[in-house]
C1' cells in the first nucleotide's frame, strides 16, 4: 500500500430510518441497632463530521481508533 471488520451510559451488550433498551455499576430513599443483601425511584449514551430524507444510531461519503486478511 489493499480488502473487510467493529465502534451505542462508568462496563458488557440490544435496536435492522419514526422520540435509544437493558444488566451491573452510581446517586437517593424505604428496611436493618450498624454493614451486607433485598425493594423502589432518580440521572447518565449512538466515535466526530458532512451529506440523503418530513424525519438516520440505522442509508452514503471522509476522518479516528482497533482488529483480521492479502502483497
Nucleotide at each position: 500500500g489493499c480488502g473487510g471488520g467493529a465502534u451505542u451510559a462508568g462496563u458488557u451488550a440490544a435496536a435492522u430510518g419514526g422520540u435509544a433498551u437493558a444488566a451491573c455499576a452510581u446517586c437517593a430513599g424505604u428496611u436493618u441497632u450498624c454493614c451486607a443483601a433485598a425493594c423502589u425511584g432518580a440521572g447518565g449514551u449512538c466515535a466526530g463530521g458532512a451529506g440523503u430524507u418530513c424525519g438516520a444510531u440505522u442509508c452514503u461519503c471522509c476522518u479516528a481508533u482497533c482488529c483480521c486478511g492479502c502483497a